[in-house]
Context: one part of a larger RNA
RNA sequence: CGCACUUGGUGGAUGCCUAGGCAGCUGGAGGCGAUGAAGGACGUGGAAGUCUGCGAUAAGCCUCGGGGAGCCGGCAAACAGGCGUGAUUACCCGGGGAUUUCCGAAUGGGGAAACCCGGCCCUUCGGGGUCAUCGCUACCUGAAUUCAUAGGGUAGUGAGGCGAACCCGGGGAACUGAAAUAUCUAAGUACCCGGAGGAAAAGAAAUCAACCGAGAUUCCCUAAGUAGCGACGAGCGAAAGGGGAACAGCCCUUAAGCUUCGCGGAACGUUAGUAGAAGUGUCUGGAAAGUCACACCAUAGAGGGUGAUAGUCCCGUAAACGAAAACGGCCGCGUAGUGAAAUCGAGUAGGGCGGGACACGUGAUAUCCUGUCUGAACAUGGGGGGACCAUCCUCCAAGGCUAAAUACUCCCAGCUGACCGAUAGUGAACUAGUACCGUGAGGGAAAGGCGAAAAGAACCCCGGUGAGGGGAGUGAAAUAGAACCUGAAACCAAGUGCGU
Numbered sequence: 001c002g003c004a005c006u007u008g009g010u011g012g013a014u015g016c017c018u019a020g021g022c023a024g025c026u027g028g029a030g031g032c033g034a035u036g037a038a039g040g041a042c043g044u045g046g047a048a049g050u051c052u053g054c055g056a057u058a059a060g061c062c063u064c065g066g067g068g069a070g071c072c073g074g075c076a077a078a079c080a081g082g083c084g085u086g087a088u089u090a091c092c093c094g095g096g097g098a099u100u101u102c103c104g105a106a107u108g109g110g111g112a113a114a115c116c117c118g119g120c121c122c123u124u125c126g127g128g129g130u131c132a133u134c135g136c137u138a139c140c141u142g143a144a145u146u147c148a149u150a151g152g153g154u155a156g157u158g159a160g161g162c163g164a165a166c167c168c169g170g171g172g173a174a175c176u177g178a179a180a181u182a183u184c185u186a187a188g189u190a191c192c193c194g195g196a197g198g199a200a201a202a203g204a205a206a207u208c209a210a211c212c213g214a215g216a217u218u219c220c221c222u223a224a225g226u227a228g229c230g231a232c233g234a235g236c237g238a239a240a241g242g243g244g245a246a247c248a249g250c251c252c253u254u255a256a257g258c259u260u261c262g263c264g265g266a267a268c269g270u271u272a273g274u275a276g277a278a279g280u281g282u283c284u285g286g287a288a289a290g291u292c293a294c295a296c297c298a299u300a301g302a303g304g305g306u307g308a309u310a311g312u313c314c315c316g317u318a319a320a321c322g323a324a325a326a327c328g329g330c331c332g333c334g335u336a337g338u339g340a341a342a343u344c345g346a347g348u349a350g351g352g353c354g355g356g357a358c359a360c361g362u363g364a365u366a367u368c369c370u371g372u373c374u375g376a377a378c379a380u381g382g383g384g385g386g387a388c389c390a391u392c393c394u395c396c397a398a399g400g401c402u403a404a405a406u407a408c409u410c411c412c413a414g415c416u417g418a419c420c421g422a423u424a425g426u427g428a429a430c431u432a433g434u435a436c437c438g439u440g441a442g443g444g445a446a447a448g449g450c451g452a453a454a455a456g457a458a459c460c461c462c463g464g465u466g467a468g469g470g471g472a473g474u475g476a477a478a479u480a481g482a483a484c485c486u487g488a489a490a491c492c493a494a495g496u497g498c499g500u
Stems, first nucleotide, its partner, number of pairs: 001499009015485001016449002020420002022417007029409002031162002039103003042055003046079001049075003061097007070083003108117003118131005133159009166197001167195005177184001181231001207214002218245005228236002249401003252345001257338003261334005268328004273321002279294003283290001295312002297301001303315003350374008360386001381396005436443002456484001459471004
C1' cells in the first nucleotide's frame, strides 16, 4: 500500500408518519366601497422579537343569547401581578352595537404613500365638524348681445376604487402550420380598453320548412367530420330535421313583468349549542386497545384520540332536540324605481362603391352589419324561401321587456379519493411570496419527525468559570441526549487476518 472481515465516524437515502397540499361532489354565497373598501404603515401586553387579535376605549369596550370551572392568544416555558368557581359580569362561542390613529378611490391644498401646510364654523381651549372632481335635478345669477345662451354660484342626489373565473361590447397581434411563402392558418386566440350580473348574453319570427308542416331563446346528444368552403393546399366546417334539459309569455293611451325599501305573517333555513346506548377479568408487555374467557349495545360497527390493533375508555357517530338577536328565501300589503320609446316604427328597406360578419376566401353568392353616395312602398303594401324571374308558401323589419334550463368559483360548510407524502404534493406542511437577487418591472429558495410522558440528564470528574466528553440518574430504549425515529451508499478511520 492492497484485499477481506469487524467496529466506528461521516452522510441523510430508505421505511414509517403528517401538521400541508391536489382533484372533485353536495349545499351555501356570489360581492366590498365616500357610513371611507381591498391592501397597508405605525401603534397596542407587566415583558425584547415575531405571528395573531385589536386601534389612543388599542390580545380589547357595551349589550343580548349559548356554554361555563377554570382563566389572563400562539411561538413559549418561567417570573411578576391578577380574575373567577354555580351564575347577573372569570373565560370561551354566537347575534347586535360602540370605538376604529395615519396612508390608501383618498376627496381641503400639497406630496418623495403612511408626511407637510391651510380656509371656514363651533369650542368646556382638550378638541370637534366641514371644504376634491364629475354627472343629474332644482333654484339663484349672468357676458360679448336686446331677448337669450355660454359661463358662475347654492342645495339635493349619484358616481369614482377594489375583486378569482365566468359574460357582453370596442380594439386586436405574432410565433406557428402550409415541411419555402404572399391569399390562407394560428385566431377574432393572446393581449389592451369599456361595461354588467349572480349569472351574462339571447329571446316571443319581416324564423324555418317544402306544397307536409313546425311554432321565442338558451344548453346537451345527434345529424356529421356530412353538405359545403379552401393557393380545392394546409386546413376550415355548418344548418334543417330527430332525441333530450328547461319552458312563459308580453307591452308601447302608462302595461305584463322585474327590482329597491318598509311593515306584517305561521312554520322553515343560516349564524352559538343540548343530549346521546353498551365490558370486565386473565396472560404477555414499559404500556393493552393485542391474547384467552365470559358478557353487553346497536336507527350508533363513520371517523379521530388514548403508552401496540377499542362498537361498549374519551371526543364523537345514529336518531332526536334548541335561538333573546340578526339574516335568508316564501306569502301578503304598501312604497319608490325601472319598463318608457313611440301618431306600429323613413334618411328606414332597397340600390351603387368599399369593407366586415355569416362554415361560405367574391365566387353564379343569397342573408346580416355599414364608411360613403343615394333612396321607396304604406297591408290594394312589404320581407324571405341561397344568383335572377314567375307561381306558390310563409312571415310583418326599421320600438321595448322577459324567469328557467347554461357558464364560472376569490369565498363558506360538509363529504369523497385505485391523488401526493417532505427532491413528492401549492413556490410555500417550518418566521414564504419570507430570506436572498435585481435601479426596476421582476425573479425567488432551502428548511418537517427525541420520547407514551420532558421524566430534557440533579450531583461528581476532566477541561479555558469553555467546546466536548466520562460517571451518576431518567426512561422500555440514551448507538432515543436535543447536531435527537429509522439511519443505505459514496467517503474516512481503527482493530484483526492475508498478500506484497
The part of an RNA shown here (large-subunit ribosomal RNA, domain I) has 500 nucleotides and comes from an Acidobacteriota bacterium. Rfam family: Bacterial large subunit ribosomal RNA. Gene Ontology terms of the family: structural constituent of ribosome and ribosome. The source organism's lineage runs through Bacteria, Pseudomonadati and Acidobacteriota. The RNAcentral record of the full RNA draws on ENA.